[in-house]
């Protein structure tokens, strides 16, 4: 960078720095913001995508076998990400976007 799969009405904020716009883009609306938003850093937290563990199923050329792989259920939170105003803020739009996973 392009394609694939899953998720996006649950949940979780304080401090320091900065200083004007901000929540991806367009139109409209409703919001946040000098009582300092957005952003960056630190700490804390949330969740459980990956990882880890338990258990059940499954023979992936034939047979046996559940070590591996794959799938279901559950636990945990040490590790890798992510997230912590508003349903991705709402409606419409578009080669929509974001995050994770497994590859190229």
């Nucleotide at each position: 960078u392009a394609a694939c799969c899953a998720u996006c009405c649950c949940g979780a904020g304080c401090g320091g720095c900065c200083g004007a716009g901000a929540g991806a883009c367009c139109u409209g609306g409703a919001u946040c913001g000098a009582u300092g938003a957005c952003g960056c850093c630190g700490c804390a937290g949330c969740a459980a995508c990956c990882c880890u563990c338990u258990u059940c199923g499954u023979a992936g050329c034939u047979u046996c076998u559940a070590u591996c792989g794959c799938g279901g259920a559950g636990a945990a939170a040490a590790g890798g990400u992510g997230c912590u105003a508003c349903u991705g803020c709402c409606a419409g739009g578009a080669c929509c976007g974001a995050u994770g996973g497994a590859g190229a």

The RNA shown here (SAM riboswitch aptamer (S box leader)) has 104 nucleotides and comes from Arthrobacter sp. B0490. The sequence was found by an Rfam model in a public genome assembly. It matches the Rfam family "SAM riboswitch aptamer (S box leader)". Rfam describes the family as follows. The SAM riboswitch is found upstream of a number of genes which code for proteins involved in methionine or cysteine biosynthesis in Gram-positive bacteria.